[in-house]
RNA sequence: UAACAGCGGCAGGUAGUCGCCCCGCGGCCUUUAGUGAGCGGCGGGGAGGAAAGUCCGGACUGCACAGGACAGGGAGUCCUCCUGUAGUGGGAGGAUACCGGGAACGAGACAUUCCCGGGAAGGAAAGUGCAACAGAAAGGAAACCGCCCGGCGCGAGUCGGGCAAGGGUGAAAGGGUGAGGUAAGAGCUCACCGGGCCGCCGGGUAACCGGGGUCGCAUUGUAAACCCCUCCUGCAGCAAGGCCAAAUAGGGAAUGAGUUGUGGUCCGCAACGUUAUGAAUUCCGGGUACUGGCCGCGUCAGAUAGAUGAUUACCGGUUCCGCUGCGGCGGAGCAACAGAAUCCGGCUUAUCGCCGCUGUUAUGUU
RNA sequence: GCCCCCGUAGCUCAGUCGGUAGAGCAGUUGACUCUUAAUCAAUUGGUCGACGGUUCGAAUCCGCCCGGAGGCACCA
Numbered sequence: 001u002a003a004c005a006g007c008g009g010c011a012g013g014u015a016g017u018c019g020c021c022c023c024g025c026g027g028c029c030u031u032u033a034g035u036g037a038g039c040g041g042c043g044g045g046g047a048g049g050a051a052a053g054u055c056c057g058g059a060c061u062g063c064a065c066a067g068g069a070c071a072g073g074g075a076g077u078c079c080u081c082c083u084g085u086a087g088u089g090g091g092a093g094g095a096u097a098c099c100g101g102g103a104a105c106g107a108g109a110c111a112u113u114c115c116c117g118g119g120a121a122g123g124a125a126a127g128u129g130c131a132a133c134a135g136a137a138a139g140g141a142a143a144c145c146g147c148c149c150g151g152c153g154c155g156a157g158u159c160g161g162g163c164a165a166g167g168g169u170g171a172a173a174g175g176g177u178g179a180g181g182u183a184a185g186a187g188c189u190c191a192c193c194g195g196g197c198c199g200c201c202g203g204g205u206a207a208c209c210g211g212g213g214u215c216g217c218a219u220u221g222u223a224a225a226c227c228c229c230u231c232c233u234g235c236a237g238c239a240a241g242g243c244c245a246a247a248u249a250g251g252g253a254a255u256g257a258g259u260u261g262u263g264g265u266c267c268g269c270a271a272c273g274u275u276a277u278g279a280a281u282u283c284c285g286g287g288u289a290c291u292g293g294c295c296g297c298g299u300c301a302g303a304u305a306g307a308u309g310a311u312u313a314c315c316g317g318u319u320c321c322g323c324u325g326c327g328g329c330g331g332a333g334c335a336a337c338a339g340a341a342u343c344c345g346g347c348u349u350a351u352c353g354c355c356g357c358u359g360u361u362a363u364g365u366u
Numbered sequence: 367g368c369c370c371c372c373g374u375a376g377c378u379c380a381g382u383c384g385g386u387a388g389a390g391c392a393g394u395u396g397a398c399u400c401u402u403a404a405u406c407a408a409u410u411g412g413u414c415g416a417c418g419g420u421u422c423g424a425a426u427c428c429g430c431c432c433g434g435a436g437g438c439a440c441c442a
Base pairs, nucleotide, nucleotide: 001362002361003360004359005358006357007356008355009354010353012315013314014313015312016311017310018309020046021045022044023043024042025041027039028038029036048337052348053347055346056345057344058343059342060237061236062235063234065268067267068266069265070264072233073232074231075230076229077095078094079093080092081091082090083089096121098118099117100116101115102114103113104112122228123227127226128225129222130221131220144167145166146163147162148161149160150159151158152157175193176192177191178190179189180188194217195215196214197213198212200211201210202209203208241295242294243293244292251284252283253282254281255280258272259271260270261269286441287440288439317334318333319332320331321330322329323328367438368437369436371434372433373432376391377390378389379388385422393409394408395407396406397405415431417429418428419427
């Protein structure tokens, strides 16, 4: 210097013209009346980092008590900081176990060390399920090839027994390497490495790490499979909900003795009904509107279906072309994703280009 | 604005407590027929909407996007 990746910030600026929405002031017209979707004027304000997806929460509102049990749902390593109490909440940074890749060490290894990346991470030694195909055997396993011993046989081989080192299968074969040992072998024994366990020692705030002792060490993987443990959790959503106005066929059919409410089940509790003048449910209709009006609803965005746009000039950014005295000049083009609808917080996704920081790689110079 | 559901072959659908994806119709080829239809036989066609993760292994489990349907006013 260039490319890539990650994180953070900005999301072109100023002025003019024509328009849109809201508010305030004042004028004209109109009216019984600040009555009116009326017409001019002046002043002020007018989208975002995601307004999006609606993934997770909260405020707020209703469900009589939002009572009890079960079911269901969610979270689950450690530390610090920030935010906030409405919660054992959320976010950021760092660390660790663990996993993947690369390098080094070495004869070699699933071991050790280093680097890079990931890291939704309680329990697999409570229980259940699953592990296809391949393979002899897939979880207190097994023996195809193989190794060894013995019998038979001239021999190829075959029969009986021992073994699990080597080969082969597989994602995974029940610790690894070496030595001893043995008929051949094997944690069978030993050394080193790894692993399990511990009222142990040291380091660290902690998760955890290192050491020591002990156990030759069958007990794999999967819980974003069922499940178990700990903690949290009532349900619905602004078309919630409240007030006002208007209107009717307060209708018909079916089921019907229990039903409704808290929205899965049961119990408590409450209300209505219980032999038909019939509670309630479902279906077919009817009416008001055509999201009926106001509040909910925003201390200068803002709602009756939803306003913030277009264009011109200059400056700034960037791409291409031409000229050049390499400082620039001229011409043409480009500028994303997207748009509030009760509000707030988090997450995720989309995003042209520019700036800053960090890391990796490549090239050049010293 | 809010809530719920779905996406598998050209079409309609199975398969969803994981083991490598099927059925019917359609299409293609052949047989039968003078020819077509019908019938019979064979056969093609899918990365299960996209991406990422868990797992030895994902249509299926988890996360997040994309696309498409449906429901929700008040009164009596």
About this RNA: The prediction has a mean pLDDT of 76. This is a predicted complex of two RNAs, RNase P RNA and transfer RNA, with 442 nucleotides together.